[in-house]
C1' cells in the first nucleotide's frame, strides 16, 4: 500500500428494514440477627458523516478505530 472481518449501555452480546435482546454490573426494596445467595423493580446503548426508502441497528458510499491476512 491491498484485501477480509468487526463496530450495539461500564463489561460480554442476540437482533438484520417497523418500539434494540439477554446476562453481568450499577441503584432502591424484599429475604435474614450480619453478610453472601436468592427474588422483584430500576437505570443505562446501535463507532461518525452522507445517500437509499414513508420509515436505517439493519442496504449503499465515505470516513475512523480494532483484529486478521498479503506485499
Nucleotide at each position: 500500500g491491498c484485501g477480509a472481518c468487526u463496530g450495539u449501555g461500564g463489561u460480554c452480546c442476540a437482533g438484520u428494514g417497523g418500539c434494540a435482546u439477554g446476562a453481568u454490573a450499577c441503584g432502591a426494596g424484599c429475604u435474614u440477627c450480619c453478610c453472601a445467595a436468592g427474588c422483584u423493580c430500576g437505570c443505562g446503548g446501535c463507532c461518525c458523516g452522507g445517500g437509499u426508502u414513508c420509515g436505517a441497528u439493519u442496504c449503499c458510499c465515505g470516513g475512523c478505530a480494532g483484529u486478521c491476512g498479503c506485499a
Molecule: transfer RNA
Organism: Candidatus Micrarchaeia archaeon